[in-house]
RNA sequence: GAUUUAUACAGAAGAGGCGAAAGACAGGCUUUAUGACCCUCUGGCAACCUGGAAAAUCCAAGGUGCCAAUUCCUGCCGAAAGAGAAUAUCCUCUCUCGGAAAUAUAAAUU
Numbered sequence: 001g002a003u004u005u006a007u008a009c010a011g012a013a014g015a016g017g018c019g020a021a022a023g024a025c026a027g028g029c030u031u032u033a034u035g036a037c038c039c040u041c042u043g044g045c046a047a048c049c050u051g052g053a054a055a056a057u058c059c060a061a062g063g064u065g066c067c068a069a070u071u072c073c074u075g076c077c078g079a080a081a082g083a084g085a086a087u088a089u090c091c092u093c094u095c096u097c098g099g100a101a102a103u104a105u106a107a108a109u110u
Base pairs, nucleotide, nucleotide: 001110002109003108004107005106006105007104008103013042014041015040016039017038021031022030023029025075026074027073028072043067044066045065047064048063049062050060051059052058053057071102076099077098078097079096081094082093083092084091
């Protein structure tokens, strides 16, 4: 890197370093010189694996992961409602629901 399966509205930040962008992509929106992002240290959370408690569930924190915003929201398809325009269908926008895709993470295989 690829495949399969599962999960994604819960949870969890301080210090130091650096110095301008960051939130995967696009649009929106947001964060950011009151220093973000990233790196290091310390601390924490507990999703999967693991260990323990008979067990729903809880505890531990060894491996991975994570610690702004639901994966920040939307993106493709279907359905309902509302609005615009219109004779009407079509169309456009908003919003809700369902599904898919994409992405991320874990576990297993390769």

The RNA shown here (SAM riboswitch aptamer (S box leader)) has 110 nucleotides and comes from Belliella kenyensis. Model confidence (mean pLDDT): 83 of 100. The source organism's lineage runs through Bacteria, Pseudomonadati, Bacteroidota, Cyclobacteriaceae and Belliella.